[in-house]
């Protein structure tokens, strides 16, 4: 330097052809228990990695960046 592939809750991921952001763990309440642990019931938590375009509407299309990773070239 060319190419591809991700970036969504604190964490590990769903959301597959645009049309009200989910689910596991975890966290916080609550019942249960002498008390923890487990079980169950219930809350709360995200400008979708950033700018900008399209469209009535974008987490999903297009486009700049920047950040993680892979290939590939260069490398007296």
């Nucleotide at each position: 330097g060319c190419c591809g592939u991700c970036a969504u809750a604190g964490c590990u991921c769903a959301g597959u052809u645009g049309g009200c952001a989910g689910a596991g763990c975890g966290g916080c309440u609550g019942a249960u228990u002498u008390g923890u642990a487990a079980u169950c019931a219930g809350c709360g938590g995200g400008u979708c990695g950033u700018g900008g375009g399209u469209u009535c509407g974008a987490a999903g299309c297009c486009u700049g960046c920047u950040g993680a990773c892979g290939g590939c070239a260069c490398c007296a």
Transfer RNA from a compost metagenome, 76 nucleotides, folded computationally. The coordinates come from a structure-prediction model, not an experiment, and the mean pLDDT is 80. Its Rfam family is "tRNA". Rfam's curators write: Transfer RNA (tRNA) molecules are approximately 80 nucleotides in length. Rfam links the family to the GO term triplet codon-amino acid adaptor activity.